[in-house]
Context: one part of a larger RNA
């Protein structure tokens, strides 16, 4: 030095393991903030560097309910307290809550500095303490100096994961280039909101029969359209189901107050404002003339009563020998519950050991209820006349220029917006894909609404041909840490000792608390660099071989 065997180091694969996660899925619960949020700095502990808890009352105070023997968070030591006068722990109302941050009394390089007024301390001055002091908006309300005013008061402010509406709006892409087109009204940026929004009670869709507000879901149907008729885009009428609810104003007319104008002072006229009426298309309403005070309702609000639910809890049924083993839930024997064979856990696999499960029970105080029910409270009705009078005007529609819709300007309705114009008003007006009739729908220029629907930041339970430590979140651990970067920002690595620390007294080498050998615990050293322990790589010993 090769081989080969043995027996080790190194080294963390693999196998088992699951605290963590990933995808849903039923229920909640859909905000929090000037009564100071969200997020953070600094602080509290007998000792205290991280995490958690708190907040100078500071791992805590106070009250009420649970519950019950130990208890001072992880955190296993000591040391000191505490608890059957009910502690610790759980739930429910409080109390306290430094600083900073929308920060808002003025600065600011956040967590710091400075002040003004009023009270307070022995209190004049310094100081110290408590307590106001930002801007914008205006239903109201008060003051004068009547004002673009002061003050009171109330409100907004900022932060949150998707979900929504609104008002801007890309381009990479595809068209096998590229320019209408497309991507896509998609990302994205703003502005607002709710627990959903948003949309909505026909100037509707039909077709010679009819339907009857909106949303949503499946067909229709990748059809009818549209399309450098390229790429692509791309309905609806009807069925079919989810759900189901319909209402107010303005106005005519009538009263009332105010304010101006008029007057022959008796009034008129015209503004404005409140209250009463009334809301529609087989037209309704006003009016005027008969009737009646009855049904039915109610989404509004408020309040009491029940109830049924969150927010701690209780009760809870049934097994023993006997073998193996360190240990029995495993074997083997006999039994026994069961509205409970769901799951953990217990020294290996336990319906009958334990905590649970099924089933039932529970609330002082909070708190929801598209729960009930009463009361308050609001709304609703016929029947005839028709002279008049009212029925949303810078509006509908038109010219031009956009924009939305399946529809790219096209024969091009319909809708919306900029501009320029611009009716008719019930003997009316709009629509029915240019435009005219005939026929049929329907009533616009005012407003409001639950339910079905979209989503998860978070809370509860469940599941799962999902991962199991290079996987699965970046994170199974003091993890958005450590470190990196002037800064936007980037971003790890790291899980396992045993059933139980029993975590190795005690002796002997040693300078040693190293580190070895012994003795001891264990079921095994599995000895804390700790479960199993590949391989790579280094090694020692015997052999062979050169």
């Nucleotide at each position: 030095a090769g081989c080969a065997c043995a027996c080790g180091g190194g080294g963390g694969a693999u196998g088992c393991c699951u605290a963590g996660g990933g995808u849903c899925u039923c229920a909640g619960a859909g905000g929090c903030g000037a009564c100071g949020a969200a997020g953070g700095a600094c602080g509290c502990g007998a000792u205290a560097a991280g995490c958690u808890g708190c907040g100078a009352u500071a791992a805590g105070c106070u009250c009420g309910g649970g519950g019950u023997a130990g208890a001072g968070g992880c955190a296993c030591a000591u040391a000191c307290u505490u608890g059957u006068u009910c502690a610790u722990c759980c739930c429910g109302a409080g109390a306290u809550u430094u600083c900073c941050g929308a920060a808002u009394g003025g600065g600011g390089c956040a967590a710091c500095c400075c002040c003004u007024c009023a009270c307070a301390u022995g209190g004049a001055a310094g100081a110290u303490g408590u307590g106001a002091g930002a801007a914008c908006u205006g239903a109201u309300g008060a003051g004068c100096u009547u004002g673009a005013c002061u003050c009171a008061c109330a409100g907004u402010g900022g932060c949150a994961a998707a979900c929504g509406c609104a008002g801007g709006g890309a381009a990479c892409u595809g068209a096998a280039a590229c320019a209408u087109c497309u991507a896509a009204g998609u990302a994205c940026c703003u502005g607002c909101a709710g627990g959903a929004a948003a949309a909505g009670a026909a100037a509707a869709u039909a077709a010679c029969a009819a339907u009857g507000a909106u949303u949503c879901c499946c067909c229709a149907a990748g059809u009818a359209g549209u399309g450098g008729c390229g790429a692509g885009c791309g309905a609806a009428c009807g069925g079919g189901g989810a759900g189901g609810a319909g209402c107010c104003c303005a106005a005519a007319c009538c009263g009332g107050g105010u304010u101006g104008g008029u007057u022959a002072c008796g009034g008129c006229c015209a503004g404005u404002c409140c209250g009463g009426g009334g809301u529609u298309g087989u037209a309704g309403g006003g009016c005027c003339g008969c009737g009646a005070c009855a049904u039915c309702u109610g989404a509004u609000u408020a309040a009491a009563u029940c109830g049924a639910g969150u927010u701690a809890g209780c009760u809870g049924a049934a097994c023993u020998g006997c073998u193996u083993g360190g240990g029995a839930a495993a074997g083997c024997a006999g039994g026994c519950c069961a509205u409970a064979g769901a799951c953990g856990g217990u020294g290996a696999g336990a319906g009958c050991c334990c905590g649970g499960u099924a089933a039932g029970c529970g609330a002082c105080a909070a708190u929801u209820c598209u729960g009930a029910u009463u009361u308050a409270c609001g709304g609703u009705a016929g029947c005839g006349g028709u002279a008049c009078c009212c029925u949303g005007a810078g509006u509908a529609g038109g010219g031009c220029g956009g924009g939305g819709c399946c529809g790219g300007a096209g024969a091009a309705a319909c809708c919306c917006c900029g501009u320029c114009u611009g009716a008719a008003g019930c003997g009316a007006g709009c629509g029915g894909c240019a435009c005219c009739a005939u026929c049929c729908g329907c009533u616009a220029a005012g407003g409001c609404u639950a339910c079905a629907u979209a989503c998860u930041c978070c809370u509860g339970a469940g599941a799962c041909a999902c991962c199991g430590a290079u996987a699965g979140u970046g994170a199974a651990c003091u993890a958005g840490u450590a470190c990196c970067g002037u800064g936007a920002g980037g971003g790890a690595a790291a899980g396992g000792u045993g059933a139980a620390a029993a975590g190795a007294a005690c002796c002997g080498g040693g300078a040693a608390u190293a580190c070895c050998g012994g003795a001891g615990u264990g079921a095994a050293a599995a000895g804390a660099a700790c479960c199993u322990g590949a391989a790579a790589c280094c090694g020692u010993g015997u052999g062979c071989u050169u």